[in-house]
RNA sequence: GAAAAAGGCAAAGCCGGAGCAAUCUGGCGACGCAAAACUACGGGUCCCAAUUCGAUGGGAUUGCCGAGUUGCCGAA
Repeated sequence: GAAAAAGGCAAAGCCGGAGCAAUCUGGCGACGCAAAACUACGGGUCCCAAUUCGAUGGGAUUGCCGAGUUGCCGAA
């Protein structure tokens, strides 16, 4: 970041499993993605507990945004 090619990932939904839950996970499935690769580091959102209602603790999400690290192809 123009096009092409190769390869990769996989939203919703459906079926099975785990979890109090958010959500995760295997299969089917493709809405999309050049970082939709990795890291919960900052913010956001969500769940649970507790609450003096101000805050707090624990958890989930990187396909919400930012940051860091690595990285395929590639014309003029």